Overview: Two RNAs folded together computationally: RNase P RNA and transfer RNA, 416 nucleotides in total.

RNA sequence: GAAGCGGGCCAGACCGCCGCUGGUGCAAUCUCCGAAAGGAGGCACUGGAGGAACGUCCGGACUGCACAGGGCAGCGCAGCAGCUAACGGCUGUCCACCGCGAGGUGAGGAUCAGAGCAACAGAGACGAGUCGCUACGGGGCAACCUGUAGCGGGUGAAACGGGCAAUCUCUGCGCGCAGCAAUACCAAAUAGGCACACGUUGAUCUGGCUCCGGAGAGUGUGCGGGUAGGUAGCACCGAGCCGUUGGGUGACCAACGGCCCAGAGUAAUGGCGGUCACGCCGGGGUGAACGCAAGAACAUCCCGGUGCACAGAAUCCGGCGUACCGGCCCGCUUCACAC
RNA sequence: GCCCCCGUCGUCUAGAGGCCCAGGACGCCACCCUUUCAAGGUGGAAAUCGCGGGUUCGAAUCCCGCCGGGGGCACCA
Numbered sequence: 001g002a003a004g005c006g007g008g009c010c011a012g013a014c015c016g017c018c019g020c021u022g023g024u025g026c027a028a029u030c031u032c033c034g035a036a037a038g039g040a041g042g043c044a045c046u047g048g049a050g051g052a053a054c055g056u057c058c059g060g061a062c063u064g065c066a067c068a069g070g071g072c073a074g075c076g077c078a079g080c081a082g083c084u085a086a087c088g089g090c091u092g093u094c095c096a097c098c099g100c101g102a103g104g105u106g107a108g109g110a111u112c113a114g115a116g117c118a119a120c121a122g123a124g125a126c127g128a129g130u131c132g133c134u135a136c137g138g139g140g141c142a143a144c145c146u147g148u149a150g151c152g153g154g155u156g157a158a159a160c161g162g163g164c165a166a167u168c169u170c171u172g173c174g175c176g177c178a179g180c181a182a183u184a185c186c187a188a189a190u191a192g193g194c195a196c197a198c199g200u201u202g203a204u205c206u207g208g209c210u211c212c213g214g215a216g217a218g219u220g221u222g223c224g225g226g227u228a229g230g231u232a233g234c235a236c237c238g239a240g241c242c243g244u245u246g247g248g249u250g251a252c253c254a255a256c257g258g259c260c261c262a263g264a265g266u267a268a269u270g271g272c273g274g275u276c277a278c279g280c281c282g283g284g285g286u287g288a289a290c291g292c293a294a295g296a297a298c299a300u301c302c303c304g305g306u307g308c309a310c311a312g313a314a315u316c317c318g319g320c321g322u323a324c325c326g327g328c329c330c331g332c333u334u335c336a337c338a339c
Numbered sequence: 340g341c342c343c344c345c346g347u348c349g350u351c352u353a354g355a356g357g358c359c360c361a362g363g364a365c366g367c368c369a370c371c372c373u374u375u376c377a378a379g380g381u382g383g384a385a386a387u388c389g390c391g392g393g394u395u396c397g398a399a400u401c402c403c404g405c406c407g408g409g410g411g412c413a414c415c416a
Base pairs, nucleotide, nucleotide: 001335002334003333004332005331006330007329008328009327010326012276013275014274015273016272017271018270020048021047022046023045024044025043026042030041031040032039033038050310054321055320057319058318059317060316061315062179063178064177065176069211070210071209072208074175075174076173077172078171079093080092081091082090083089094108095106096105097104098103109170110169114168115167116164117163131152132151133150134149135148136147137146138145139144183232184231185230186229193223194222195221196220197219198218204215205214225415226414227413240259241258242257243256244255245254246253247252278307279306280305281304282303283302284301285300286299287298290295340412341411342410343409344408345407346406349365350364351363352362357396367383368382369381370380371379389405390404391403392402393401
């Protein structure tokens, strides 16, 4: 220098003006919206999208189902050891495969428990049988038939020894079910209705069935009617973030110090102007080398335009997967050249 | 927001590991019939099985990840 491998980071910065949306404090006890519950309005200070907020694919927190218990069914996972609240995630390591290598990929338990499957080709395909050759034995005048042993070509993914469990199944482990439109409370309203089915011989109360125990007079479906408002959950001291030190190969853990960090409910996080940095596009100037020249490309300067990746929180958190303009940094490998 | 389902010729579909480089119906094209049209008959074209990867000897079918489309949900009595 070229080609690659692995990992990490950023996703413009600052200033001014206007606006949107939350929090805290103060003031007022007033005004407005609303039928009510409830909400809004002033001033000051202050917070306001992401690495994926995405897909909703896993796992949890939380809430309800009386308790969250047993069994069956069902679903999921799978070398070994570990991390973790948990996981199908992550780490280390063994093995297999790919790569010269740095490295990468792996749904990698069991086919001596049982069942099932294998098209075409091939003599024969998972039950046994059987193609050719040789040797030996038996029968037969012989052709040939038959038994045992060994060898062989061809077909095919695979030829008697196995393959497929991303076929059933078995083993071990895990999972009760539902999801914030969960759930709790407040306010208002109704034809508080009709039909059918089940039901004190027990329906129903669980979301597949069932057991134990308990409650229990209603329950389900269809048609019809009413309200589609508010508060909490929910913005939070948290599996929280940052830093240092220590332990561990590592995922990670511990101690100490510091910080408080979005939050609506048709859904805020924006717009304009300026300066700087950077990228791209267009135009122009200059420069050394090449070249007769013209001149493309390169470097640098000026002017103008543009700001353009994927994408936007919706109960919260840990992962995975997918999308993505461009840029920066670290470690390593192979090849070439020089010393 | 949360939870489910589906994707095969132009349209509707069959298929469940090999007999399927995928069958049928309607539609389309050509020919026959008819003076002509329709009907009828004969033949033909038309499918990356939504996309990508994996398992397997072999995938529309089994598994995983994406893409696209569709559906459901509140409360009262």